[in-house]
RNA sequence: GCACCCUUGGCCUAAUGGUAAGGCGCCAGACUCCUAAUCUGGACAUUGCGGGUUCGAGUCCCGCAGGGUGUA
Numbered sequence: 001g002c003a004c005c006c007u008u009g010g011c012c013u014a015a016u017g018g019u020a021a022g023g024c025g026c027c028a029g030a031c032u033c034c035u036a037a038u039c040u041g042g043a044c045a046u047u048g049c050g051g052g053u054u055c056g057a058g059u060c061c062c063g064c065a066g067g068g069u070g071u072a
Base pairs, nucleotide, nucleotide: 001071002070003069004068005067006066007065010024011023012022013021018055026042027041028040029039030038048064049063050062051061052060
């Protein structure tokens, strides 16, 4: 250089083109002499960036950036 794959809350992982879901963690409460565990509630995503298609895009198309694999 070329080809392919990945990028979604603090972290990990879901999501037929139709309200972005779950786990861990975090905060508060209950329980407890106190912690831990457990239970209940809560906050946290302009889905890497910029465009396009569409009534509607995390999803399809183009470009860019970052990461990975292969190749000489």